Background
The prediction has a mean pLDDT of 85. A computed fold for a 94-nucleotide RNA, annotated as SAM riboswitch aptamer (S box leader). Its Rfam family is "SAM riboswitch aptamer (S box leader)". Rfam's curators write: The SAM riboswitch is found upstream of a number of genes which code for proteins involved in methionine or cysteine biosynthesis in Gram-positive bacteria. The sequence was found by an Rfam model in a public genome assembly.
RNA sequence: AUCUUAUCGAGAGUGAUCGAGGGACAGGCCCGAUGACAUCACGGCGAACGACCUUAAAGUAAAAGGCACGGUGCCAAUACCUGAUUGAUGAGAG
Numbered sequence: 001a002u003c004u005u006a007u008c009g010a011g012a013g014u015g016a017u018c019g020a021g022g023g024a025c026a027g028g029c030c031c032g033a034u035g036a037c038a039u040c041a042c043g044g045c046g047a048a049c050g051a052c053c054u055u056a057a058a059g060u061a062a063a064a065g066g067c068a069c070g071g072u073g074c075c076a077a078u079a080c081c082u083g084a085u086u087g088a089u090g091a092g093a094g
Base pairs, nucleotide, nucleotide: 002093003092004091005090006089007088008087013042014041015040016039017038021031022030023029025083026082027081028080043075044074045073049070050069052066053065054064055063079086
């Protein structure tokens, strides 16, 4: 790369650097020199996965609830809207 599966109307931004594009794609509609996008620092959101705690008893530990320690993820607009043989992210397989 590919396959399976879950989620995507909630939530959460400041500073520094850079300098013209960016919001995946098409059409639309927006954001952007009052500095977007990106990168970095710090901060935050959330709870799918692991750890831990509770139900829990001698042992086993499914399931549910909790926590926010770990690996991710995310922090304009419903995945911005519509479309599509669409995309993104997590977990698993290989």